A computed fold for a 1515-nucleotide RNA from an uncultured bacterium, annotated as small-subunit ribosomal RNA. It matches the Rfam family "Bacterial small subunit ribosomal RNA". Gene Ontology terms of the family: structural constituent of ribosome and ribosome. The coordinates come from a structure-prediction model, not an experiment, and the mean pLDDT is 85.
RNA sequence: AGAGUUUGAUCCUGGCUCAGAACGAACGCUGGCAGCGUGGAUUAGGCAUGCAAGUCGAACGGGAUCCGGAAGGCAGCAAUGUCGUCCGGUGAGAGUGGCGGAAGGGCGAGGAACACGUGGGCAACCUGUCAUUGAGGUGGGGAAAACCUCGGGAAACUGAGGCUAAUACCGAAUGUAGCGCCCGCUCGCAUGAGCGGAGCGCCAAAGGGGGCGAAAGCUCCCCCUCUCCGAGGGGCCCGCGCACCAUCAGCUAGUCGGCGGGGUAACGGCCCACCGAGGCUUACGGUUAGCUGGUCUGAGAGGAUGGCCAGCCGCACUGGGACUGAGAUACUGCCCAGACUCCUACGGGAGGCUGCAGUCGAGGAUCAUUUGCAAUGGGCGAAAGCCUGACAAUGCGACGCUGCGUGGAGGAUGAAGGCCCUCGGGUUGUAAACUCCUGUCAUGGGGGAAAAGGAAAAGGGACCCAACACGUCCCCGAUUUGAUGGUACCCCAAGAGGAAGCGACGGCUAACUCUGUGCCAGCAGCCGCGGUAAUACAGAGGUCGCAAGCGUUGUUCGGAUUUACUGGGCGUAAAGGGCGCGUAGGCGGCGAGGCGUGUCGGAUGUGAAAUCUCCGGGCUCAACCCGGAAAGUGCGUCCGAAACUGCCCCGCUAGAGUUCGGGAGAGGGAAUCGGAAUGCAGGGUGUAGCGGUGAAAUGCGUUGAUAUCCUGCAGAACACCGGAGGCGAAGGCGGAUUCCUGGAACGAAACUGACGCUCAGGCGCGAAAGUCGGGGGAGCAAACAGGAUUAGAUACCCUGGUAGUCCCGACCUUAAACGGUGCAUACUCGGGGUGGGGGGAUUUCAACCCCCCCCCGUCCCUCAGCUAACGCGUUAAGUAUGCCGCCUGGGGAGUACGGCCGCAAGGCUAAAACUCAAAGAAAUUGACGGGGGCCCGCACAAGCAGAGGAGCAUGUGGCUUAAUUCGAUGCAACGCGAAGAACCUUACCUGGGCUUGACAUCCAGCUGCGCGGACUAUGAAAGUAGUCCUUCCUUCGAGGGAGCUGGACAGGUGCUGCAUGGCUGUCGUCAGCUCGUGUCGUGAGAUGUUGGGUUAAGUCCCGCAACGAGCGCAACCCUUGCCUGCAGUUGCUAACGCGUGAUGGCGAGAACUCUGCAGGGACUGCCGGGGACAACUCGGAGGAAGGUGGGGACGACGUCAAAUCAUCAUGCCCCUUAUGACCUGGGCUACACACGUGCUACAAUGGCCGUAACAAAGAGGAGCGAGCAUGUAAAUGCAAGCGGAUCUCAAAAAAGCGGUCUCAGUUCGGAUUGUGGGCUGCAACCCGCCCACAUGAAGUCGGAGUUGCUAGUAAUCGCGGAUCAGCAUGCCGCGGUGAAUACGUUCCCGGGCCUUGUACACACCGCCCGUCACACCAUGGGAGUUGAUAGCACCCAAAAUAUGUGAGGUAACCGCAAGGAGCCAGCAUCCUAAGGUGAGAUCAAUGACUGGGGUGAAGUCGUAACAAGGUAACC
Repeated sequence: AGAGUUUGAUCCUGGCUCAGAACGAACGCUGGCAGCGUGGAUUAGGCAUGCAAGUCGAACGGGAUCCGGAAGGCAGCAAUGUCGUCCGGUGAGAGUGGCGGAAGGGCGAGGAACACGUGGGCAACCUGUCAUUGAGGUGGGGAAAACCUCGGGAAACUGAGGCUAAUACCGAAUGUAGCGCCCGCUCGCAUGAGCGGAGCGCCAAAGGGGGCGAAAGCUCCCCCUCUCCGAGGGGCCCGCGCACCAUCAGCUAGUCGGCGGGGUAACGGCCCACCGAGGCUUACGGUUAGCUGGUCUGAGAGGAUGGCCAGCCGCACUGGGACUGAGAUACUGCCCAGACUCCUACGGGAGGCUGCAGUCGAGGAUCAUUUGCAAUGGGCGAAAGCCUGACAAUGCGACGCUGCGUGGAGGAUGAAGGCCCUCGGGUUGUAAACUCCUGUCAUGGGGGAAAAGGAAAAGGGACCCAACACGUCCCCGAUUUGAUGGUACCCCAAGAGGAAGCGACGGCUAACUCUGUGCCAGCAGCCGCGGUAAUACAGAGGUCGCAAGCGUUGUUCGGAUUUACUGGGCGUAAAGGGCGCGUAGGCGGCGAGGCGUGUCGGAUGUGAAAUCUCCGGGCUCAACCCGGAAAGUGCGUCCGAAACUGCCCCGCUAGAGUUCGGGAGAGGGAAUCGGAAUGCAGGGUGUAGCGGUGAAAUGCGUUGAUAUCCUGCAGAACACCGGAGGCGAAGGCGGAUUCCUGGAACGAAACUGACGCUCAGGCGCGAAAGUCGGGGGAGCAAACAGGAUUAGAUACCCUGGUAGUCCCGACCUUAAACGGUGCAUACUCGGGGUGGGGGGAUUUCAACCCCCCCCCGUCCCUCAGCUAACGCGUUAAGUAUGCCGCCUGGGGAGUACGGCCGCAAGGCUAAAACUCAAAGAAAUUGACGGGGGCCCGCACAAGCAGAGGAGCAUGUGGCUUAAUUCGAUGCAACGCGAAGAACCUUACCUGGGCUUGACAUCCAGCUGCGCGGACUAUGAAAGUAGUCCUUCCUUCGAGGGAGCUGGACAGGUGCUGCAUGGCUGUCGUCAGCUCGUGUCGUGAGAUGUUGGGUUAAGUCCCGCAACGAGCGCAACCCUUGCCUGCAGUUGCUAACGCGUGAUGGCGAGAACUCUGCAGGGACUGCCGGGGACAACUCGGAGGAAGGUGGGGACGACGUCAAAUCAUCAUGCCCCUUAUGACCUGGGCUACACACGUGCUACAAUGGCCGUAACAAAGAGGAGCGAGCAUGUAAAUGCAAGCGGAUCUCAAAAAAGCGGUCUCAGUUCGGAUUGUGGGCUGCAACCCGCCCACAUGAAGUCGGAGUUGCUAGUAAUCGCGGAUCAGCAUGCCGCGGUGAAUACGUUCCCGGGCCUUGUACACACCGCCCGUCACACCAUGGGAGUUGAUAGCACCCAAAAUAUGUGAGGUAACCGCAAGGAGCCAGCAUCCUAAGGUGAGAUCAAUGACUGGGGUGAAGUCGUAACAAGGUAACC
């Protein structure tokens, strides 16, 4: 510090996700030791049991018990025991009294508050114990507990009577001081404070212990009282800071203030009476939350958090209340009410773990009912001491942090085993074994009174004192004290001995293979894996990471600049308010002066400790702990500065405004007028149609339409001018004239003197549609009706037609209200047009024209700059400032609920659950378009011949079957693989038999010679069981070969063409496909390859930020067409000669044809026209051939997961007495049917008969077979020649000539069937071909639609070959005869180039919308129902305070007494918790039914959108 994920790719926007750190954690697997920390986060749910607050006898009355002593009684011989009395000691439990139980400890429910934090204030306060100052402690009195007696009660407890002490209680005295009243001085922002003074009034106490002393008394300590001041603690007040919601906008009657009281320690509506009417506003309401130091994270700013530790606050079963006290409205006190639990004799009582342990419950989840007061601290005490679940310790939990260990060194033939393998090996791996060592931790034994504090006798010193008593303080110090714990630590012993796991390994992200599985099982943080070769599932081996832990889950921050203060945006991605006016607010021109608000500097106080950082130190190190420093960005106070900001004041004119002038304008409102058109009405002319459409129909018309002429009426809109024009804030504004009226621009100079800009709320304006009332209504026209179209057509088209459109008044307030661009100001290169105003120049003058300049408006192009790009570009989207509005992933949703507005329709404001990993912007390359342009192709058109109808052949589908083997399936499967299924082939089926096998190689054992031949039985054969004959080679090694048995293995046309190689088809012989360098672009990419011409061609030329190049095109190759040279048999024969009935038959020839080798030839080379002086094109000449001459081979980058595992090869999987191999027979040949490809036809351009024609290219030895003979023929018999330019197949056929048939199911056509033959073959039944005779079907030119072909082509005619025993209408070749047509490119199909749109990229066979149906999910409404919460009104009202009363009761004081004062019970009043009633509010849950929404692999209906999406789309 980034990364993954939207796309075919790119850039941007934008969300989601990951890597990091952290935790009071939990869960899974695993687990050796030690130290230090830490541990009920949930039910502030309920609690058994024990403990957690007591102490003081030196305050007091008392004294159980026990001990000692004395004399005595009793028992006993005695020791001794026992009983009571006295003396001395001990001192339990309870009580009075004092101090402490307000601390310590726990928890975080409540509380949004002066609760907390920080800084201040109290001149408005309190303070036990402690410290300080001063002064005192004199003298009396009366009770009541305990105790005793008598009662009540189950208990808890309690009543009456009686006795008694005090540091308990009550008077009195004194009174420094204090307080109140008064005076003076000083001070303060005010109330007022401080100091001083005099007089009057008020106000206190208690004793206990020690020493000395005969006593009086003296003295010490503790204690008590008044008082001053302090420390520490507390109370109150204030500034600032500290959560969310505005779908909470108004709240408030003790409310705000005053006066006077009450109350309090104290100010205060804290409370009360009266008076006034104020007060607050992010109030009021709702939700959530203890706050802080800090902690976590982060570069920081921030964000999150508040467990342990520390400070503060709040609470103590729930609610209310006071008492006591220095302090409480009191965790382990009291009273009352309530809920709950327990006891009960049913009358009544008891209780409060949010103390420490522990228990139940709830929960994913959190420990011992431990030890000790030894230390630290606290309470009481003079002290000893007692108490202390505070605390100190230990235990449990890997919960966290830290440290240590599980060994170290050597050790290669790289052992074995595992795993992988290309079978060679690799890896685990120096790892192990083995050798030599070490001894941490754990284990055993021993040592360890070490270390970690205090009390404190005697003694010494100081103080006190009359005192060498006593006492207090300090020093030294015998002796004694440890829960942890015999622990830390040390020593010894033994032995590598007891001690490693977890997660991951597709990318992000370090780490790879095998096996299993087969969209299953499963994984997954995101993207995504899994459908038979999964580095992604599961297991294994290996590897990587961390390590006594490792992963997962949850949460927080980070990454996220993804709420942007630091540090973002708003033309098109989310985002500018529809527009204006304007309030609060924010911001604000130039020059002076003053102040000192902000601001800046210095000083100072504070910012607790702990934490963090730095330095140093202590535990062996570290964690941890200790000391010091720094920091704590804050707040307060004082001093200073004055540039900027602010405030006050004085000026200025550049901003703004006012005045004047002449002009421009669909600016607004009102009134009046006008013509054209349309419709209607009246009249005339006129006749059969009009109208409408793609075509029609509905409609109108003989009652006279349409058309046409005249006249009249009505309403609405204003042609031309008219323009990228003008005006307005926007919406918007268009005939003319008049009136009223707003604004802007220009020009001029005078005036005001910052008067300005923006604008939350607010107010106004605001298209169309719509609403209400009243008019109006020609045309147009939602709804509606009809006609068409259509599968349907609730649409598009047509004919009608009502609201509405128009006017007046009142609403509505929304639009793609758009420049998708808020307003204002300033600055920053230019060019062109246009509207308004002014100026200059020109001119003798004036006015035009041309021209120049300035200001304002408006449109286009462009530099810089900006932008993701597109684009913007002085009218900014540039550079800046001010102010406002708005945005934060998509969907849900601009929806629900609530509120406000509206007559309604609806508008404004505006969520959440749930769901997805995207949604999106711009641009790129393709593809596509019922987009455009250019061009090509038998693509159409023009033609010729067909197929589709018939019969047959053949292939396919289907069906059938035991099997009808398999494959090929739009073009590009279907006379295809198959160049030839009777057996074989053959892969299929039935049945029979074989198992190392039909075939290959190797090993072991056996046989001891195979092999080969003949034969028997059985059988359909294969095979099985046997018999006989024969008896191998040799280097002499039982070596080779053979058979049998066994084992390795063979074998598979079994699967996967979607694991593959190879080969092939197709687009397409279409003209394209790319690269290097350069350049352009952020980039994908572009350029080149586009453009102008041209071509069959990316062929060539020209131009050009491109220049070149490659694969394709063309050419080179084959063939054919002309010529030449060479060669001359088997081919040829002109000349010469021979010969024949005839023939190159023969001699001969090499001329010709031909054959087959080598060359030539054609290149737009020449001429002319066109073209750009080009490429090229048109025409011509010559030529056998002319513009690639014809044909072929040749197929770019790629596409179709195209075809083929059955040609072959091959990975993986599968079968192994069978999915292998053999045999017999059958099947592949089936047959209601459908399709493809063909053949033959339907006839006269023909059939048949006869007859003197003319090819090319091939094939031939198990062959072609002449010829002769036989047969009607197929063929057969004999048989020459020929491995072939020699012989044979071999006859070419159509054609030609002659004859016949005469339009018919025929002398057409030949299917089908019968009979008889021939051939091949082991065998023609299923199932071959041919011949003859007989038979003589359909068919008379073929519907929709469809195929081929542009010249030696189509059509037509025959010939040959491969395969092959036989079988050809198929296939591959060959020649003969030999046409028609092409205007042209609108249309169909396919293709190329450019361009355009796109929401497509699996690429239009694309994408995609809505209803309906089904399943699931969350949510709104809903008659209601239930619960919770807070307030309001009323009723009732406990305890308690206060007040009143107090005729009942009453020790202290007064009084001689009577009596009084005072106090109490009781009663009453105010207030009030809980409770009750009522009407509403808010929240939550639930609810028949219902609304929409989301998600789901395949459902239904249509086709809305994306292309002109087939009616442009959208608001």